[in-house]
Molecule: c-di-AMP riboswitch aptamer (ydaO/yuaA leader)
Organism: Thermodesulfovibrionales bacterium
RNA sequence: AUGCAUUUGUAGCCGAAAUCCAUUGAGAAAUGGAUGCGGGGGGUCCAGUUUAGGGGGCGUAUUCCUUCAUGGAUAGGGCACUUCCAAGCCCGAGCCCGUCAGCUAACCUCGUAGGCAUUUGGAAGGGUAAGA
Numbered sequence: 001a002u003g004c005a006u007u008u009g010u011a012g013c014c015g016a017a018a019u020c021c022a023u024u025g026a027g028a029a030a031u032g033g034a035u036g037c038g039g040g041g042g043g044u045c046c047a048g049u050u051u052a053g054g055g056g057g058c059g060u061a062u063u064c065c066u067u068c069a070u071g072g073a074u075a076g077g078g079c080a081c082u083u084c085c086a087a088g089c090c091c092g093a094g095c096c097c098g099u100c101a102g103c104u105a106a107c108c109u110c111g112u113a114g115g116c117a118u119u120u121g122g123a124a125g126g127g128u129a130a131g132a
C1' cells in the first nucleotide's frame, strides 16, 4: 500500500412495513386495539368490443437476442437531508388469485414483513451536534 474476515459506532440503507395504549411474560416477545402509512374490491358518468393458445393482482423488476449460459442487452429502479448537474457502482427478482375483477363516490376488505452496512464531486436551499 492492497485484499479478505470479524467487531463497534452512526442524523443509517432497500421497503408501505412505523408509533402509542392495554394484557400476559423475568425478559425477549406474543395477543388485541387505535393512529399513521400501503394495497385490493366496489355505482352513475366515462371508457371498452373482449370472450382461452384464458384473464388478473403485489412489486422497479418489462422486453429483446443468441452460441441456451449462474449468457448478453434493455424499459424501469436504488446508492445515509432535498433538488439539479457530472462521474461511478448495483438491481433489473419473486410471489399470489383461481374462470373472475376497466375507471369508480358511498361502502367493504387486507397488510404493517423481511433483508442489509455505506459513493464521490459541484451548486442552491435546509439541518444535527459541540463550543462561545
Base pairs, nucleotide, nucleotide: 012116013115014114018035019034020033021032022031023030024029036112037111038110039109040108041107046102054100055097056096057095058094063073064072065071066069076091077090078089079088081125082124083123084122085121086120087119